[in-house]
Molecule: small-subunit ribosomal RNA
Organism: Trichopus zeylanicus subsp. travancoricus
RNA sequence: AGAGUUCAAUCCUACCUCAGGAUGAACACUGGCGGCAUGCUUAACACAUGCAAGUCAGAUGGGAAGUGGUGUUUCCAGUGGCAAAUGGGUGGUAACACGUAUGAACCUACCCUUGGGAAGGGAACAACAACUGGAAAUGGUUGCUAAUACCCCAUAGACUGAGGUGAAAAGGAGAAAUAUGCCCGAUGAGGGGCUCGCGUCUGAUUAGCUAGUUGGUGAGGCAAUAGCUUACCAAGGUGAUGAUCAGUAGUUGGUCUGAGAGGAUGAUCAGCCACACUAGGACUGAGACACGGCCCAGACUCUUAUGGGAGGCAGCAGUGGGAAUUUUCCACAAUGGGUGAAAGCAUGAUGGAGCAAUGCCACAUGGAGGUAGAAGGCCCACGAGUCAUAAACUUCUUUUCUCAGAGAAGAAGCCAUGACGGUAUCUGAGGAAUAAGCAUCGGCUAACUCUGUGCCAGCAGCCAUGGUAAGACAAAGGAUGCAAGCAUUAUCCAGAAUGAUUGGGCAUAAAGCAUCUGUAGGUGGCUUUUCAAGUCCACCGUCAAAUCCCAAGGCUCAACCCUGGACAGGCGGUGGAAAAUACCAAGCUAGAGUACAGUAGGAGCAGAGGGGAUUUUCGGUGGAGCAGUGAGAUGCAUAGAGAUCGGAAAGAACACCAAUAGUGAAAGCACUCUCCUGGGCCAACACUGACCCUGAGAGAUGAAAGCUAGGGGAGAAAAUGGGAUUAGAUACCCUAGUAGUCCUAGCCGUAAACGAUGGAUACUAGGCACUGUGUGUAUCGACCCGUGCAGUGCUAUAGCUAACGUGUUAACUAUCCCACCUAGGGAGUAGGUUCACAAGAAUGAAACUCUCAAAGGAAUUGAUGGGGGCCUACACAAGUAGUGAAGCAUGUGGUUUAAUUUGAUGCAAAGUGAAGAACCUUACUAGGGCUUGACAUGCUGUGAAUCCUCUUGAAAGAGAGGGGUGCCCUCGGGAAUGCGGACACAGGUGGUGCAUGGCUAUCAUCAACUCAUGCCAUAAGAUGUUGGGUUAAGUCCCGCAAUGAGCACAACCCUCACAUUUAGUUGCCACCAUUGAGUUUGGAACCCUGAACAGAUUGCCAGAGAUAAGCUGAAAGGAAGGUAAGGAUGAUGUCAAGUCAUCAUGCCUCGUAUGCCCUGGGUGACACACAUGCUACAAUAGGCGGGACAAAGGGUUGCGAUCCUACGAGGGUGAGCUAACUCCAAAAACCCAUCCUUAGUUUGGAUUGUAGGCUGCAACUUGAAUGCAUGAAGCUGGAAUCGCUAGUAAUCGCCGGUCAGCCAUACGGCGGUGAAUUCGUUCUCGGGCUUUGUACACACCACCUGUCACACUAUGGGAGUUGGCCAUGCCCGAAGUCAUUACAUUGACUACAAGGAGGGGGAUGCUGAAGGUGGGUCUAGUGACUGGAGUGAAGUCGUAACAAGGUAGCUGUACUGGAAGGUGUAGUUG
Repeated sequence: AGAGUUCAAUCCUACCUCAGGAUGAACACUGGCGGCAUGCUUAACACAUGCAAGUCAGAUGGGAAGUGGUGUUUCCAGUGGCAAAUGGGUGGUAACACGUAUGAACCUACCCUUGGGAAGGGAACAACAACUGGAAAUGGUUGCUAAUACCCCAUAGACUGAGGUGAAAAGGAGAAAUAUGCCCGAUGAGGGGCUCGCGUCUGAUUAGCUAGUUGGUGAGGCAAUAGCUUACCAAGGUGAUGAUCAGUAGUUGGUCUGAGAGGAUGAUCAGCCACACUAGGACUGAGACACGGCCCAGACUCUUAUGGGAGGCAGCAGUGGGAAUUUUCCACAAUGGGUGAAAGCAUGAUGGAGCAAUGCCACAUGGAGGUAGAAGGCCCACGAGUCAUAAACUUCUUUUCUCAGAGAAGAAGCCAUGACGGUAUCUGAGGAAUAAGCAUCGGCUAACUCUGUGCCAGCAGCCAUGGUAAGACAAAGGAUGCAAGCAUUAUCCAGAAUGAUUGGGCAUAAAGCAUCUGUAGGUGGCUUUUCAAGUCCACCGUCAAAUCCCAAGGCUCAACCCUGGACAGGCGGUGGAAAAUACCAAGCUAGAGUACAGUAGGAGCAGAGGGGAUUUUCGGUGGAGCAGUGAGAUGCAUAGAGAUCGGAAAGAACACCAAUAGUGAAAGCACUCUCCUGGGCCAACACUGACCCUGAGAGAUGAAAGCUAGGGGAGAAAAUGGGAUUAGAUACCCUAGUAGUCCUAGCCGUAAACGAUGGAUACUAGGCACUGUGUGUAUCGACCCGUGCAGUGCUAUAGCUAACGUGUUAACUAUCCCACCUAGGGAGUAGGUUCACAAGAAUGAAACUCUCAAAGGAAUUGAUGGGGGCCUACACAAGUAGUGAAGCAUGUGGUUUAAUUUGAUGCAAAGUGAAGAACCUUACUAGGGCUUGACAUGCUGUGAAUCCUCUUGAAAGAGAGGGGUGCCCUCGGGAAUGCGGACACAGGUGGUGCAUGGCUAUCAUCAACUCAUGCCAUAAGAUGUUGGGUUAAGUCCCGCAAUGAGCACAACCCUCACAUUUAGUUGCCACCAUUGAGUUUGGAACCCUGAACAGAUUGCCAGAGAUAAGCUGAAAGGAAGGUAAGGAUGAUGUCAAGUCAUCAUGCCUCGUAUGCCCUGGGUGACACACAUGCUACAAUAGGCGGGACAAAGGGUUGCGAUCCUACGAGGGUGAGCUAACUCCAAAAACCCAUCCUUAGUUUGGAUUGUAGGCUGCAACUUGAAUGCAUGAAGCUGGAAUCGCUAGUAAUCGCCGGUCAGCCAUACGGCGGUGAAUUCGUUCUCGGGCUUUGUACACACCACCUGUCACACUAUGGGAGUUGGCCAUGCCCGAAGUCAUUACAUUGACUACAAGGAGGGGGAUGCUGAAGGUGGGUCUAGUGACUGGAGUGAAGUCGUAACAAGGUAGCUGUACUGGAAGGUGUAGUUG
């Protein structure tokens, strides 16, 4: 210090998540030791048991022991003194509670210092004793008694009305000295009470609160001030700088984190406060309204004899509860406080130990050597590699451990005194001995493989992973990290500049109020004074200690402890400075305003007037349609429409001018004229003198729609009716049509109210244009040409910006003020409140355990569009022949079946793999068989091998017999081969083409696809490759921030078309001979064949074009002319295209079977549907007879001539040919002659019968041909659709492969005959380039919206209902203080007689907690039913949005509809 995640990729915005540190923690696994710390965060919930506050005999009385007595010792109930208000625990309270800094009207036991004093008397009450009540707790009555307990008096100071009034004391010990205590006064220290400035959480969906309330006077009261209390008087006080109310919370030093500013927190330690079961109250006392005191009330618990009584762990241990937090321990040895003269005593304060890895720190689990790189594990390419010097083994050491011995400091204060503790520490002995785990290993993030699993099980912090080859699950091996711990969970800070003071934003990402006026507030021009509030400087005080930091020191180090020092900042005080801010005072004129002179304008309000159009109506003419649409229909019209002429009426809106022109704050404003009114600008420069800017609240204005009342109503028009369209059409289109639209008066208060850009001021390059108004040395004047101010636009530099863009009218640079934002959804929703007649508007959440990891902005590349432009192709068009109807053939689907093996399924499957299923093939099925196997390699035994015969069987197979002994040899054996045996294995047309190679189809023979360097851009990317032409072509030319290059294109290759040369056998024959015949001699001219070479390049001409590329035209020449024609050749890529059944191959699987052999069957089934073909439907034809002309192929297991024979298929014979020699072989259409004559026929040939042949082991399922007979449908084919542009289509035959034969009408070739048409690119399909939009990127077969149905989740409303907090009216009224009172009572004094003073009791009054009751605020739970919301791999209905999304979308509003939505009206361009 950053990183991951939105996308196909990019930049940005923005959230989520991670890496760090921390904890009073918890949980999983594991666990050696020591030191130092820490340990109920929950239920201020309830508590059994024990302990936690006593002490004093030197105040007093008593008991006991003991004694002859005195003394002595000891004990404790009670009286009395001091303490119990400390210590210890816990957290109600938003408050002078706390922190900090002041202040004045106070108190203070014990302690220190100091000045005085203590004379004289008295009366009781406990204990105790007796009697007595009660279950107990605990009393009652009578009697006795002491004091440092209580009372009176004297005296002092003090007060005074000058008479008087009027306190305190205490002694005890000792022989004494003496020490100690008591009372009063003064001081100090420490402690405490009170007041006040500042600081101190959240909520305005809490806006008003307050009656002793605010102040005064009198009185009371207190230690003291004070409405603290009371009577009277006044009506104040407080609040937007947030009162009141509600919620939450002890506060601070500090702690955690952070670079810091901050944020979070308030355990342990320390200061302060509050509380002690819940409330109220006082008593005592120096101090309490009192944790281990009292009284009363309440709840709860215990006890009881039911009458009553007892209790308060938020002290230490301990129990329940809880995810979770220790022992019912030791000691007062130390420290501290209490008491005492002291010894002492008590002390769960404290000191210690125990438990707990809860945290921090330290140490160990061994060190060195050790390659046969052991065994074993894992992995493997089988070679190796790794665990791994790791182990074993050798040697060394002993921290720790065990045992033994010694043994502290902590103790002060002469001796004595140690819980911890026989602890720390030291010495010796023993032996590597007693001691390693946890998490992780896809990225972030250090660390990788195998096996298992198969979207299952699981993992997961985020992204994501898992659907048969998972580095992500589980396990193993290995590795990495940390280590007596490690990981997870929870929480806090950081990262997060993600609430931004430091340090963010607001055109489009979330975010500028619809606009203006203006209050509080904030901010503010120039000059000179004053002052010193803020500011700055110096000094002083303080901010406890501890902590943090720094420097030393002590425990072996460290943690820890200890000593000293210090920073920073806050508050207060004193003194000083005066530039700038504020204040005071005086001026100024540049900001602002006023007056005067002009000026432009759809600026506003009101009134008056106007013309054209439209509709209606009246009259005339006229006579059949009109209107409307994509096409129609509803509608209007012979009762006279529409059209046309004339008259009349009505309402609304104001054409042209008209313009990124004007004006207004915005909304908005347009016929003409007039009245009144507001604002702007300019000029001159008179006046005022900072009067300014902004503006929370507040107020005003505010399109359209809508609402209320009254008018008005022409046109157009929500709703609605009808007609269309449609699958439907609650729409788009049409025909009608109401509210409303208009006016008056009043509401509403919202819009995409937009420049999606708040207002003001200043500064910062230009250029061009317009509006208003000035001005110049422009002029006589008006123009031109310049220039100033104010406004409105375009373009552009710097700058800014994520980019797009903006750019003196800023989104630049700065200042001031206001509004607003903080992920998306839920939601501008709910409930609450305010406003409104309503519709609704404004404000405005949450789901802790709601949902998601994105949503979004700009730009890039693609893809796509029922967007645009250009181009191309048998794409359409123009033609031609078909398919689709029929019969048959073949293939496919479906069905059937024991099996009907299987692949291929839009184009790009379907006469396809299959260039040929009767057996075989064959993969399927039934049955019969084999198990090292039909096939390969290795070992072993045996026999050479081959061959022949028989039995059995459907065959495979099984059994038996015979013949035969080969080749090489070093004589051991070997080679080849058959049979047998055992084991490794063999085999699989079994699965996965979505694990693959190879091959192939397709887009497409379309013209595209890329790279290097440079340049541009933050980047994805762009440029090049775009542009202007041109081409079949990214073909070429020109231009150009590009320059070059590559793969495709083209060319090179083959065939064919011409010529030449060469070579002539089996081919050829002009000349010369010759024959029946190129038959033969001969020839090499021709044809033909083979080889080689030449030829064509827009070369020449003309035209236009840019003087280019190229195009067009005609001509010449030429065999061929613009790629001559055809073939081969197929870029980068797309389709997880096809193929595991050609082959190869990973993995999986079978392995007495999914392998292998055999026989029979099946692949040929048959209601039907589809595809591809053949034959036809006839006269351009058919039948019969005769005649002519090819090319290219094939042939020895073959082609087979000739002759004979059969109607024929065929049979017999077997010449020739291993092929330019011979054979298949006849070419057919065609030509000539003839028959038939429009008919289901002399068309057509299916189907069927029968006969005879062929192939083959075999022809039934299931072969093809032949003869005779039979003679079906079909008379040119609906919607739809295919091929073809020239030697092409159409038509006619021929050949071949496979093959015994053939289901071939298929496929692949060959030649014969031989057309028509192409204006052209509007439309359909496909493709290319470019531009544009996009919410798509699996890329339109995309994306996506709403209702409905189902499941789950949280939530709102809800008749109500159950609680809680709080305040309040009334009633009742405990304890208690205070007041009153003579009801009863009374020891000290007085009086001495009654009585009095004083006291307590009782009663009464004020007050008063709890309680009762009433209405209320706030809040929590629950509730039949109900509303929407969210989520959920494959539900229903539509298709609203994204492309012109098929009616452009969106906003406000109104109506309406199953739903998305539709329509009206105004606005907006996103």